RNA sequence: GGCGAGGCGGUUGCUCCUUCUUCUCCUCAAGAGGAGUAAGGGGAGGAAAGUCCGGACUCCACAGGGCAGGAUGGUCGCUAACAGCGACUCCGAGCGAUCGGAGGAAAGUGCCACAGAAAACACACCGCCUCAAAGGAUGAGUGUUUCACUCCUCCUAUGAGGUAAGGGUGAAAAGGUGAGGUAAGAGCUCACCGUCCUGGUGGUGACAUCAGGAGCUUGGCAAACCCCAUCCGGAGAAAGACCAAAUUGGCCCAUUGAGAGGCGGCCCGUCUCAUGGGGCGGGUAGGUCGCUCAUCCCCUUGGGCAAUCAAGGGGUUAGAUAAAUAACCGCCCCCGCCGAAACUCCGGCGGGAACAGAAUUCGGCUUACGCCCUGC
RNA sequence: GGGCCGUUAGCUCAAUUGGCAGAGCAAGGGACUCUUAAUCCCUAGGUUGGAGGUUCGAUUCCUCCACGGCUCACCA
Repeated sequence: GGCGAGGCGGUUGCUCCUUCUUCUCCUCAAGAGGAGUAAGGGGAGGAAAGUCCGGACUCCACAGGGCAGGAUGGUCGCUAACAGCGACUCCGAGCGAUCGGAGGAAAGUGCCACAGAAAACACACCGCCUCAAAGGAUGAGUGUUUCACUCCUCCUAUGAGGUAAGGGUGAAAAGGUGAGGUAAGAGCUCACCGUCCUGGUGGUGACAUCAGGAGCUUGGCAAACCCCAUCCGGAGAAAGACCAAAUUGGCCCAUUGAGAGGCGGCCCGUCUCAUGGGGCGGGUAGGUCGCUCAUCCCCUUGGGCAAUCAAGGGGUUAGAUAAAUAACCGCCCCCGCCGAAACUCCGGCGGGAACAGAAUUCGGCUUACGCCCUGC
Repeated sequence: GGGCCGUUAGCUCAAUUGGCAGAGCAAGGGACUCUUAAUCCCUAGGUUGGAGGUUCGAUUCCUCCACGGCUCACCA
């Protein structure tokens, strides 16, 4: 980087679609509709997975803006968008193919355990050096020569300073190497390297390169808070839309048929309750839609280093809902083992998988697995 | 189908600005007691679910994976 698995045929079964032209049944407003059967046709993946990102689509919310919260982080480009992809820049690892990393630590806050003198406004433990005064030792000189004094050098402990070269601690110690310089040292000075600043040139840019300047205190951690820049409204097909049974309950109407009770002496009337009548809308069971042709794939030509874009041509059929896509057989092919003295041939036996299975859909990422090719 | 949590000793749980992984119960040993229980003392026991990364240093921060839970009182 590619493929995901052998080819042909048959039998049985599951699911979906189609049928002016098979047959049967059901409903009907008589146009038709539905169910079964028959025939024909379609029927898992490179990851369908994890649900880690980003879109489409749907509903809710929304004048505009901000806060909070989250995500991303070299540059340029691609894209509907992205934490994806391509090219390039710098740094690091590797002999190499190749792989990994990337805003800000000089805006502020915080942390850096143990060890260590000191962990960030640097610091003096050992060591090195100077000075002071004290003691001691060797040597030299002088004298009054058993001893005393003076001087040089060295040692010991103390005090006052200088010093970051060296030691030691640590993951990390305040630019590195060398030379000069100094009492000893030190960017104290110089050369080279590094850093920072300014300018020129090249590049869309990250950046590269050249020249000049500054001796140049200012570590690490932002997958700590944070700052800067950019982006983000929320929920997700159990989204959502439509049709809608039975039973119970709700509302409205009519007050009729019969009934009970209150008012009333009784009838009419009126009020209440229960039952019966008609209508209404919401919801449940259930059904239909959403549902698969879409930001799609392949080829050619052109632009581009490439990702990819444009034009032209061609291609495409899973849509289930507790969930189908399966099982078996025959022939050929491939592989392995066994048999006769090797190969071919022949015969027999075995194998043709692994990871895993759609559930609105698309682009990525990640993870799991088998085989093949190529480069180092 | 989607969403949200958890995993630390045998069991139940702690562990905060990242700095020696701990407690209770259980287990083993000892003391007390005639013996046991209770009580007291001591001890062992850890791949912090696994792998990788950031960092001097990870139970803690980041990524991937594994296992488990929430079931209409997470969502019709």

Two RNAs folded together computationally: RNase P RNA and transfer RNA, 452 nucleotides in total. It holds a member of the Rfam family "Bacterial RNase P class A". By type it is a ribozyme. The coordinates come from a structure-prediction model, not an experiment, and the mean pLDDT is 75.